[in-house]
RNA sequence: GGGUAGUUAGCUCAGCGGAAGAGCACAUCCCUUACAAGGAUGGGGUCGCAGGUUCGAGCCCUGCACUACCCA
Numbered sequence: 001g002g003g004u005a006g007u008u009a010g011c012u013c014a015g016c017g018g019a020a021g022a023g024c025a026c027a028u029c030c031c032u033u034a035c036a037a038g039g040a041u042g043g044g045g046u047c048g049c050a051g052g053u054u055c056g057a058g059c060c061c062u063g064c065a066c067u068a069c070c071c072a
Stems, first nucleotide, its partner, number of pairs: 001071007010024004018055001026042005048064005
């Protein structure tokens, strides 16, 4: 330098162009003498950045950045 895959909650990851989710973690409550486990409720996101397409973009297109791998 070229190519492929990836970037979404604190972590691990889902997400047919039409209201952003799950598990774990966290907070509160229940349970317990207490802790753990279990149950209920809740908080938490500029969807890597910037443009474009569209009535509408996490999703499609372009550029850039970062991570991993392959080729040179």